[in-house]
This is a predicted structure of a 266-nucleotide part of an RNA (large-subunit ribosomal RNA, domain VI) from a Candidatus Falkowbacteria bacterium. Taxonomically the source falls in Candidatus Falkowiibacteriota (Bacteria, Bacteria candidate phyla). Rfam family: Bacterial large subunit ribosomal RNA. The prediction has a mean pLDDT of 81.
Context: one part of a larger RNA
RNA sequence: CGCGGAAAUUUGAGAAAACUCUUCCCUAGUACGAGAGGACCGGGAAGGACGAACCUCUAGUGUACCAGUUGUCCUACCAAGGGCAUAGCUGGGUAGCUACGUUCGGCAACGGAUAAGCGCUGAAAGCAUCUAAGCGCGAAGCCGGUUUCAAGAUUAAAUUUCGUUUAGACCCCUUGAAGAACACAAGGUUGAUAGGCGGCAGGUGUAAGGUCCGUAAGGAUUUGAGCCGAGCCGUACUAAUAGGUCGAUUCUAACCACAAGAAUUG
Repeated sequence: CGCGGAAAUUUGAGAAAACUCUUCCCUAGUACGAGAGGACCGGGAAGGACGAACCUCUAGUGUACCAGUUGUCCUACCAAGGGCAUAGCUGGGUAGCUACGUUCGGCAACGGAUAAGCGCUGAAAGCAUCUAAGCGCGAAGCCGGUUUCAAGAUUAAAUUUCGUUUAGACCCCUUGAAGAACACAAGGUUGAUAGGCGGCAGGUGUAAGGUCCGUAAGGAUUUGAGCCGAGCCGUACUAAUAGGUCGAUUCUAACCACAAGAAUUG
């Protein structure tokens, strides 16, 4: 941009993906075989590699979380803090993202047409012959069946509802488990969209200031304290104000305008 207004829900022409392998147990030490050995068919259980989703557990990261600690400078000094030194170094770690983690998958099938192969009936050729006419069985393979995308499927589909008395959409703004931009999704006061605030979860690990003990280093107590990013629930305190824009094709006639008149003019 088209599908000749809009919103929502679908159909599926077509396309893609996947469809894997091993071991063990039962049947059964059975059939078979002199023995050694050792099944078909059928049933069950584990596992490998691969794939998808997810973060409850385990583990990693977690440079705006917490604590410890070295050197130095600063806040006049003590104490308490801040800056820099790879995030100074070290020990932990929420959300998110991950695998080494968890869950799930190949379906269970089944159907159709077949390959090699095995057959039925059956002539040519009084017999025989799976084949010449005709009919059947038969594979991890083929076509379906499973999952995903899908009407630019220009053959542009269908259904429902709304709409020229306007439906609806966008700009703009608050944002996001969405994201390069765009898009998508949640919202815009008839509001929990983000921030703030409150509570909780969770992390760190007992703050500062006091008091007591000790000559002191330090210890105890107040105290599972203080601090805390992304998580959950709540709460209009702040900001989503106000406002603007777009919005329906083609043909013909009447009529009007311009023109001296006319027209394939407007």